Record summary:
This is a predicted structure of a 73-nucleotide RNA (transfer RNA) from a Puniceicoccales bacterium.
[in-house]
RNA sequence: AGGGGUGUAGUUCAAUUGGUAGAGCAGCGGUCUCCAAAACCGCAAGUUGGGGGUUCGACUCCCUCCGCCCCUG
Numbered sequence: 001a002g003g004g005g006u007g008u009a010g011u012u013c014a015a016u017u018g019g020u021a022g023a024g025c026a027g028c029g030g031u032c033u034c035c036a037a038a039a040c041c042g043c044a045a046g047u048u049g050g051g052g053g054u055u056c057g058a059c060u061c062c063c064u065c066c067g068c069c070c071c072u073g
Stems, first nucleotide, its partner, number of pairs: 001072007010025004019056001027043005049065005
């Protein structure tokens, strides 16, 4: 320099080929217990890496930039 993959909650990952962004763990509260753990119930947590475009509607499609990984030279 060229090509490919990836970026979503604190973290690990989903989202069925465009139609209300979810789950596990972690966190907080509750039930239980002498206390705690475990178990169960609930709550909170996101400008979907940044910017722009297409569309009635974008995590999803297009352009550009940034980070990480792989391949070629």